[in-house]
RNA sequence: GAGUCGAUCGGGUGACCGCGGCGUGGUUUCGGACCGCGUCGAGGAAAGUCGGGGCUCCAUAGGGCAGAGUGCUGACGCGAGUCAGGACGCGGUGACGUGUCGGAUCAGGGCAACAGAAAACAGACCGCCGAUGGCCCACAGUCACCCCCUGCGGGGUGGCAGGGGUACAGGUAAGGGUGCAACGGUGCGGUAAGAGCGCACCAGCGUCCGGGGCGACCCGGGCGGCUCGGUAACCCCCACUCGGAGCAAGGCCAAAUCGGGAAGGCCGGCCCGGCUAUUUCCCAGGUAGGCCGCAUAGAUGGAUGGUCACCCAACCGGAGCUCCGUAAGGAACCGGUGGACAGAACCCCGCUUACAGAUCGACUC
Numbered sequence: 001g002a003g004u005c006g007a008u009c010g011g012g013u014g015a016c017c018g019c020g021g022c023g024u025g026g027u028u029u030c031g032g033a034c035c036g037c038g039u040c041g042a043g044g045a046a047a048g049u050c051g052g053g054g055c056u057c058c059a060u061a062g063g064g065c066a067g068a069g070u071g072c073u074g075a076c077g078c079g080a081g082u083c084a085g086g087a088c089g090c091g092g093u094g095a096c097g098u099g100u101c102g103g104a105u106c107a108g109g110g111c112a113a114c115a116g117a118a119a120a121c122a123g124a125c126c127g128c129c130g131a132u133g134g135c136c137c138a139c140a141g142u143c144a145c146c147c148c149c150u151g152c153g154g155g156g157u158g159g160c161a162g163g164g165g166u167a168c169a170g171g172u173a174a175g176g177g178u179g180c181a182a183c184g185g186u187g188c189g190g191u192a193a194g195a196g197c198g199c200a201c202c203a204g205c206g207u208c209c210g211g212g213g214c215g216a217c218c219c220g221g222g223c224g225g226c227u228c229g230g231u232a233a234c235c236c237c238c239a240c241u242c243g244g245a246g247c248a249a250g251g252c253c254a255a256a257u258c259g260g261g262a263a264g265g266c267c268g269g270c271c272c273g274g275c276u277a278u279u280u281c282c283c284a285g286g287u288a289g290g291c292c293g294c295a296u297a298g299a300u301g302g303a304u305g306g307u308c309a310c311c312c313a314a315c316c317g318g319a320g321c322u323c324c325g326u327a328a329g330g331a332a333c334c335g336g337u338g339g340a341c342a343g344a345a346c347c348c349c350g351c352u353u354a355c356a357g358a359u360c361g362a363c364u365c
Base pairs, nucleotide, nucleotide: 001365002364003363004362005361006360007359008358009357011311012310013309014308015307016306017305019041020040021039022038023037024036025035026034027033043341047352048351050350051349052348053347054346055246056245057244058243067242068241069240070239071238072085073084074083075082076081086101087100088099089098090097091096102237103236108235109234110231111230125176126175127172128171129170132169133168134166135165136164137163139162141160142159143158144157145156146155147154148153184202185201186200187199188198189197203227204226205224206223207222208221209220210219211218212217250292251291252290253289259283260282261281262280263279264276265275266274267273312339314337315336316335317334318333322331323330324329
């Protein structure tokens, strides 16, 4: 100098004017009205309303099925989640950042388009081979029979193993080509050609042993040619969790009107019964309205603000005789600009998102 991670702050003081709650004194047209005084009055995210809890009402014997969600390990937490760690990737020289996370050999079923010959106990299109079986040739040999020949020997036919050819059967996964993926890689041996077919080393898997860690897991060694891949955000299996709605929840008081009852009145000789606009009283219900829920800000369509002065961080311009510096340059000094994102509405915790700038600590190149 350039960065990474974490934490904190995110303007201060005063004056004047103004707003809301509460307390208090006064005025009063009695209204939660007006005036004075005192006191209190936004944030790290008050935001998004995403997750969880408190609180409230409704539902609910107990258990199971179905359904939904979560899924590496440890600690903390009611929980959401936070912190620390593990494995495998990706980015960065690095500090570090970031993504994923139970089970597919020891439950089971399913799936893989297109291309390709073949896609999950795989597969022979091109290529390679010619061992084995077949077919062809008849090159040298051998056996049998026949003919010529006294004989030596010669010739013909057939068979047999050898040799040569072919690629019909077959063998082959080394090479080509297709694909996200073709059943480990390199080398030597081996073979008809090949192949973990054999061996050495490397990689993986399984298993055993030793050591470290609470654990996920890590380190080292031995053995087995075991090389049997992917997908669980397809079903499924395992473990854990899960009722709904929300302060416009909900509770209390309660006009007017409507309704019920009693007294009184009328019908009546009396009882029962009926009627009753108006009078008096009582009751139920809970609309208008009010209060609570509701908080050391608070609510009710919503107060927490504005102006000025000085100061501060930062930036710009000037100035640099004084100070620092070898110098470039910087400091003092003067003038100007000047503080982001954003405004509670039942409360709390968490997550996510927005944010000019400043300070501190650790670390990296």
This is a predicted structure of a 365-nucleotide RNA (Bacterial RNase P class A) from a soil metagenome. Rfam family: Bacterial RNase P class A. Gene Ontology terms of the family: tRNA processing, ribonuclease P activity and dimeric ribonuclease P complex. The coordinates come from a structure-prediction model, not an experiment, and the mean pLDDT is 76. The RNAcentral record of the sequence draws on MGnify.